[in-house]
Context: one part of a larger RNA
């Protein structure tokens, strides 16, 4: 930029990519078969290995803004309490995310034309033949089915919704230009997204995000004070205190006010 007014959506599917595995076990049935030894075909169940997708409810792993315990040494004037460095100082333990050894899901069935092969009917060549003509059966493969991308499929498709026929130039054209309209962007608050872009969620008619607020994993009984002990420490107030990402309420703070673009068929 196209897609032949300009917008939001929902789709069709021309072509591409993926994916197809494999094995054991029970039964049929110790049956068909075979002197015996041995031991099926065809159908039905059932479990597993790899793969491969997808999550984190379980078991784990990690979790340098979380909790506790300690060691040195320095600061907060001193005690207590904490803080800062010493790999995150070292140690024990985890929310969320993120993970796999954790958990789920898949290979399916179904058609369709075929291979090799097995047939029917049947000539040349009175017979015979599956082949010459005709016709059928038939493989993890090949076309479909299943996932996915995907109308730049320029052969630019379809549905449904909105918006409307404004003003002004000129060499009168499928011309230029302006303000708009439904829209959409800039801009701002983020996160199910993410290298930037984008996507996706909102911008006061608002729970977008941090803040409060309760609450939830977690951790493990705080500080201060009392009591006992010479003390080191213990009880008791206490399942206390603290509590990154989680759940959720609730406009205190920041998405303020703006600005650009965007049809006339």
């Nucleotide at each position: 930029c196209g897609u032949u007014g300009g917008a939001g959506a929902u789709u069709u599917g021309a072509a591409g990519a993926g994916a197809g595995c494999c094995a054991u076990c029970c039964u049929u049935a110790g049956u068909a078969c075979g002197a015996g030894a041995g031991g099926a075909c065809c159908g039905g169940g059932a479990u597993g290995g790899a793969c491969a997708c997808a999550c984190c409810u379980c078991u784990g792993g990690u979790g340098u803004a979380c909790c506790a315990g300690u060691u040195g040494u320095c600061a907060u004037g001193c005690c207590a309490a904490u803080g800062g460095c010493a790999u995150a100082g070292c140690u024990g333990g985890g929310u969320a995310g993120c993970u796999a050894u954790g958990u789920g899901u898949g290979g399916a069935a179904a058609g369709g034309a075929u291979a090799a092969a097995c047939g029917c009917u049947g000539a040349a060549a009175g017979c015979a033949u599956c082949u010459a003509a005709g016709c059928g059966u038939g493989a993890a493969g090949c076309c479909c089915c299943c996932u996915u991308u995907a109308a730049g499929a320029u052969g630019a498709g379809a549905u449904c919704u909105c918006c409307c026929a404004u003003u002004c130039c000129u060499u009168u054209a499928a011309g230029g230009a302006a303000g708009u309209a439904a829209g959409a962007c800039c801009c701002c608050u983020g996160a199910u997204a993410g290298a930037c872009g984008a996507u996706c969620a909102g911008g006061u008619a608002g729970a977008u995000a941090g803040g409060c607020u309760g609450g939830a994993a977690g951790u493990g009984u705080a500080a201060g004070u009392a009591u006992a002990g010479c003390g080191a420490u213990a009880u008791a107030u206490u399942g206390a205190g603290c509590g990154g990402a989680c759940c959720a309420g609730u406009a205190c703070u920041a998405a303020u006010c703006g600005g650009u673009c965007g049809a006339g068929g």

This is a predicted structure of a 265-nucleotide part of an RNA (large-subunit ribosomal RNA, domain VI) from a wastewater metagenome. Its Rfam family is "Bacterial large subunit ribosomal RNA". Gene Ontology terms of the family: ribosome and structural constituent of ribosome. The coordinates come from a structure-prediction model, not an experiment, and the mean pLDDT is 90.